A computed fold for an 80-nucleotide RNA from a Nitrospirota bacterium, annotated as c-di-GMP-I riboswitch aptamer. Rfam family: c-di-GMP-I riboswitch aptamer. Rfam describes the family as follows. GEMM was predicted in a large-scale screen for bacterial structured RNA regulatory elements. The coordinates come from a structure-prediction model, not an experiment, and the mean pLDDT is 84. The model forms 90% of the base pairs in the Rfam consensus. It was read from a public genome assembly, where an Rfam model found it.
């Protein structure tokens, strides 16, 4: 130097809820708030859950959630 780990330090992020705003909707963006979080940083690949539209034997389309889960990239610190 790497990986595995997660003490300590330095920091980060922002849940439930209110307010404003956007959208048919799930749900996002700003504010304020703080449940939690060693990837609670990015990505919709795969599952999964959600919203909407059509269809009615069925097949099918479109969008959201990364803080549901697998996985892919990169990243602070350095005791055991």
């Nucleotide at each position: 130097u790497u990986u595995c780990c997660g003490a300590a330090a330095a920091g980060g992020u922002a849940a439930a809820c209110c307010c404003u705003g956007g959208g048919u909707a799930a749900c996002c963006a700003g504010g304020g708030g703080g449940c939690a979080c060693a990837a609670a940083g990015c990505c919709a690949c795969g599952g999964g859950u959600c919203c909407c539209a059509a269809a009615g034997c069925a097949u099918c389309g479109g969008g959201a959630c990364a803080g549901c889960c697998g996985g892919g990239c990169u990243g602070c610190c350095g005791a055991a």